RNA sequence: ACUGAAAAUGGCAAACCGAUCGCAAGGUCGGGACGCAAAGCUUUCGGUCCGGAAUCAUUUCCGGAUAGCGAGGUUGCCGGAU
Numbered sequence: 001a002c003u004g005a006a007a008a009u010g011g012c013a014a015a016c017c018g019a020u021c022g023c024a025a026g027g028u029c030g031g032g033a034c035g036c037a038a039a040g041c042u043u044u045c046g047g048u049c050c051g052g053a054a055u056c057a058u059u060u061c062c063g064g065a066u067a068g069c070g071a072g073g074u075u076g077c078c079g080g081a082u
Base pairs, nucleotide, nucleotide: 002080003079004078011036012035016031017030018029019028020027021026034068040074041073042072044071045070046069047066048065049064050063051062052061053060054059
């Protein structure tokens, strides 16, 4: 390298509400906890969502979002195993 959340130290924060940014998806801050053993970081691949353009149509392309959609990369607490 692997594995687990029983214990211990703790950590993060869904929906919703307020403020704010954005055409939008959605983001940020505060409140708030549905949950999370990486719900730490990272858009490399796929998915989904938003905006724009092209196409008779099928669909394609560009830009953006989602890390709490999945995979990958990378770092880490405690315990077990080796």
c-di-GMP-I-GGC riboswitch aptamer from a Desulfobacteraceae bacterium, 82 nucleotides, folded computationally. Of the family's consensus pairs, 91% are formed in the model. It was read from a public genome assembly, where an Rfam model found it. Its Rfam family is "c-di-GMP-I-GGC riboswitch aptamer". Rfam links the family to the GO term cyclic-di-GMP binding.